Predicted 3D model of a 104-nucleotide RNA (SAM riboswitch aptamer (S box leader)) from a Cytophagales bacterium.

[in-house]
């Protein structure tokens, strides 16, 4: 790195360095940010998987703005406008992404 399975509306900070961006990819929105973004480090915390065990604790990854921030693809329903289609809203599913474990 590829594949499979499970989960994803919950939960959780501060300091130092840094100096302009960030929120997975692309697009449209929206939000956060010099009252300092990303990244790195330390400490603390949260608690999903693994591990260990009688249990608890500890350990290995992970995580600590907003539902995976929302939407875009498909199906269904309702309403409206139109004139046989389109728009809006809601519900469900898929895809993609992230995390863990197994395996190639």
């Nucleotide at each position: 790195g590829a594949u499979u399975u499970a989960u994803a509306u919950a939960g959780a900070a501060g300091c130092g360095u840094g100096g302009a961006g960030a929120g997975a990819a692309c697009a449209g929105g929206c939000u956060c940010u010099u009252u300092g973004a990303a990244a790195c480090g330390c400490u603390a915390g949260c608690a999903a998987c693994c591990c260990c065990g009688a249990a608890a604790a500890a350990g290995g990854u992970g995580c600590u703005a907003a539902u995976u921030c929302c939407u875009g693809c498909c199906u269904c329903a309702a309403a409206g406008a139109a004139g046989g289609u389109c728009u809006u809203u809601g519900a469900g599913g898929a895809a993609a992404u992230a995390u863990a474990a197994a395996c190639c």
The prediction has a mean pLDDT of 84. Its Rfam family is "SAM riboswitch aptamer (S box leader)". Gene Ontology term of the family: regulation of gene expression.